[in-house]
Model confidence (mean pLDDT): 84 of 100. The part of an RNA shown here (large-subunit ribosomal RNA, domain II) has 717 nucleotides and comes from a Methanobacteriota archaeon. It was read from a public genome assembly. The source organism's lineage runs through Archaea, Methanobacteriati and Methanobacteriota. Rfam family: Archaeal large subunit ribosomal RNA. Clan: LSU clan.

Context: one part of a larger RNA
RNA sequence: CCCUGGGAGUCUUGAUCACUGGCGAGGUUAAGCAGUUAAACUGCGAAGCCGGAGGGAAACCGACAUGUCCGCAGCCUUCGGGCGAGGGACGAAGUGUGCUCGCUUGGAGUCAGUGGUGGAGGACCUGAAGCCCGUCGAUCUAUUCCUGGCCAGAUUGAAGCCCGGUGAAAGCUGGGUGGAGGAUCGAACCGUUGCUGAUGUGCAAAUCGCUCGGAGGAGCUGGGUAUAGGGGUGAAAGUCCAAUCGAGAUGGGCAAUAGCAGGUUCCGCGCGAGACUACUCGUAGGUAGAUCUCUGUAGAGAUGGAUUGUGUUGUAGAGCACUGAUUGGGUAUUUAGGGGGAGCGAUCCCUCGGUACGCUGUCAAACUCCGAAGAUGCAAUCGUCGUAGAAACAGGGAGUGAGCCACGGUGGGUAAGCUACCGUGACGAAAGGUGAAGAAACCAGCAUGAUGUUAAGGUCCCAAAGUGUCAACUAAGUGUUAAUCAGAAACCGUGUCCGUGGUCGAAGACAACCAGAAGGUGGGCUUAGAAGCAGCCAUCCUUGAAAGAGUUCGUAACAGAUCACUGGUCAAGCUUGCGGGCCGGGAAAAGGGACGGGGCUAAAGUUGGCCACCGAUACAUCAUCCCUCCGAAAGGAGAUGGGGUAGCGCGGCGACGUGCUCGGAUAGAAGCGAGGCUGUGAGGUCUCGUGGACCGUGUACGUAUGAGAAUCCAGGG
Numbered sequence: 001c002c003c004u005g006g007g008a009g010u011c012u013u014g015a016u017c018a019c020u021g022g023c024g025a026g027g028u029u030a031a032g033c034a035g036u037u038a039a040a041c042u043g044c045g046a047a048g049c050c051g052g053a054g055g056g057a058a059a060c061c062g063a064c065a066u067g068u069c070c071g072c073a074g075c076c077u078u079c080g081g082g083c084g085a086g087g088g089a090c091g092a093a094g095u096g097u098g099c100u101c102g103c104u105u106g107g108a109g110u111c112a113g114u115g116g117u118g119g120a121g122g123a124c125c126u127g128a129a130g131c132c133c134g135u136c137g138a139u140c141u142a143u144u145c146c147u148g149g150c151c152a153g154a155u156u157g158a159a160g161c162c163c164g165g166u167g168a169a170a171g172c173u174g175g176g177u178g179g180a181g182g183a184u185c186g187a188a189c190c191g192u193u194g195c196u197g198a199u200g201u202g203c204a205a206a207u208c209g210c211u212c213g214g215a216g217g218a219g220c221u222g223g224g225u226a227u228a229g230g231g232g233u234g235a236a237a238g239u240c241c242a243a244u245c246g247a248g249a250u251g252g253g254c255a256a257u258a259g260c261a262g263g264u265u266c267c268g269c270g271c272g273a274g275a276c277u278a279c280u281c282g283u284a285g286g287u288a289g290a291u292c293u294c295u296g297u298a299g300a301g302a303u304g305g306a307u308u309g310u311g312u313u314g315u316a317g318a319g320c321a322c323u324g325a326u327u328g329g330g331u332a333u334u335u336a337g338g339g340g341g342a343g344c345g346a347u348c349c350c351u352c353g354g355u356a357c358g359c360u361g362u363c364a365a366a367c368u369c370c371g372a373a374g375a376u377g378c379a380a381u382c383g384u385c386g387u388a389g390a391a392a393c394a395g396g397g398a399g400u401g402a403g404c405c406a407c408g409g410u411g412g413g414u415a416a417g418c419u420a421c422c423g424u425g426a427c428g429a430a431a432g433g434u435g436a437a438g439a440a441a442c443c444a445g446c447a448u449g450a451u452g453u454u455a456a457g458g459u460c461c462c463a464a465a466g467u468g469u470c471a472a473c474u475a476a477g478u479g480u481u482a483a484u485c486a487g488a489a490a491c492c493g494u495g496u497c498c499g500u501g502g503u504c505g506a507a508g509a510c511a512a513c514c515a516g517a518a519g520g521u522g523g524g525c526u527u528a529g530a531a532g533c534a535g536c537c538a539u540c541c542u543u544g545a546a547a548g549a550g551u552u553c554g555u556a557a558c559a560g561a562u563c564a565c566u567g568g569u570c571a572a573g574c575u576u577g578c579g580g581g582c583c584g585g586g587a588a589a590a591g592g593g594a595c596g597g598g599g600c601u602a603a604a605g606u607u608g609g610c611c612a613c614c615g616a617u618a619c620a621u622c623a624u625c626c627c628u629c630c631g632a633a634a635g636g637a638g639a640u641g642g643g644g645u646a647g648c649g650c651g652g653c654g655a656c657g658u659g660c661u662c663g664g665a666u667a668g669a670a671g672c673g674a675g676g677c678u679g680u681g682a683g684g685u686c687u688c689g690u691g692g693a694c695c696g697u698g699u700a701c702g703u704a705u706g707a708g709a710a711u712c713c714a715g716g717g
Base pairs, nucleotide, nucleotide: 001717002716003715004714005713006712011121012120013119015117016116017115018114019113020112021111022110023109026050027049028048032044033043034042035041054061055060064091067090068089069088070087074083075082076081092105093104094103095102096101124263125262126261127260131253132252133251134250135249136248142227143226145224146223147222148221149220150219151217153185154184155183156181160177161176162175163174164173165172166171189214190213191212194210195209197208198207229245231241232240266652267651268650269649270648271647276289277288278287279286280285292397293396294395295394296393297392301385302384303383305382306381307380308379309378310377311376312375313374317370318368319367323364324363325362328359330357331356332355333354335353337352338351339350340349341348342347403427405425406424407423408422409421410420411419412418432443433442434441447624448623449622450621451620452619453618457614458613459612460598461597462596466611468610469609470608471607472606473605479600480599491585492584493583495582496581497580498579499578500577501576502575504573512569513568514567515566516565518542519541520540523537524536525535548563552561553560625642626641627638628637629636630635653706655703656702657701658700659699660698662696663695664694671690672689673688674687675686676685677684678683
């Protein structure tokens, strides 16, 4: 992992609600007794319980079997209306001095059965770590105690003693002897430092190799013995106490508890959420409201859309009239102060700065002289829903109370597939088509089958449909990407196209070429020099078609070249500003690489117009099924019923057993295998084979009643 079998909302009790049944101002027995039997039932049994009166803390007091009106269904109608069960509104009554109020009153309950729910119980099943009680353990290990055993070899050479030397002596010194030491080296033995080696489904639930520590001692070790679980033992690490220790193991309390996690078994039909608000020792949970569902009461209005009318608003934008911020220059100012100057000084003048005013240029969530689009209250009209019963109200049952994404608007954050909010729509709980692929984008809300038409999006090939048409742009493979994004900005371009202005231009522009570009004068100053051209000042006059007291290069200074400017040749636009389209640069990332790919250039790119076609579960048509409603039925209505998680409601299928009923079976039951038919489905049924003895229909009742999951359990493979 597979197969077979097992495997989870049960039972008791009391409460409440619905339905069904009995009796009914009453209903009902419990224990027990008797009878008859043996899945039990029948008859007694009123003790007790509920109801029949409430109000009040209590003392205590103590109520309409109908007075008035409205009015649904219904009935009657002279169609004006009348009556009107049930229902509603008043009135009246009881009680409480809580008395402008509360509760109650014009008789419906009770017992049983079935089902829903919640309470108490193990309470749907499985799962702790833990807590407590009693026992069993020191054959492992920790530490005592008793009694035994063991420690190759080598080294060092303490005290003591002997001899010599020396000294007055104490002593000192040399040589021997001697053999001390938690002494040294190193086997057995005990240990385990490093390789952070090997191994790491191992040789092994701690081993192997090399290396290393101790090795006559606080040494190692056999046997015996003692200490026991909040206890022991501990040269102390919370270490060890039988592979278990920050409290052993085992049996029990025990089905501990778990707001946590996993699992929870047949079918179909109708409706269908929430992740919000409030409180909570509360934020992994609950409770209430809102939202969903079912039933009932009741009887006429409801409204989410559109338009109009009439109100509300202070956002976007804009503005500076207020509050503040703020550019430049101006005016005024006996305006604190700083700087400078004049004066012996008093003081005065200049300036910076301050304040105010007007001009100019700006800014604001907590500014507003203004102010939309929108949003919203009310009303009307249209639309839609509703007597086939809406809205409302009452009651039974929930689930949810971690949301998330896009777009628009905001706060926080450098930012985020970030975070906290508001609105709308999706996903959640939504299939189908498009987006290459894809929870949320675009189109569109899926009962079944068929045929057509379209939506979004597409039409060269992959791949259904145009190598469509008209006009333009792009040369970058730009691009071939609706959005998200999988990329991009300021800025730059004599790439190219379009629009709109200005100067000049057949009295000839622009570019090119030819020619001229002079004289006073080498202007004045400065300077060694300064002659158009280092620098300063001034920048005139003349001749002329034109020519600066000179645009650039150049010289030490001159010279020289050149330009402005002018004429000629040529010949038609030149030049410049602004705005826009496409395009280029700006432009950097690690496996080879992506427009989905191929590929595409008067496109298969981009922009604009047009005509076809393709394309979905959308729409249309036909047929069928179901649901709701009307109807006695036949038969109709649904223009616009039938997506669905949690969940609510309804109807069914199958299993086992029992009573009754009706059947089948050795001429072959159940079971098993294969196939046919049938039902929307759970399923049912038939045939053949196998098998070899029981099995089924209908109805009612009762359940230890349905398996794919729980790291589920047992067995087998």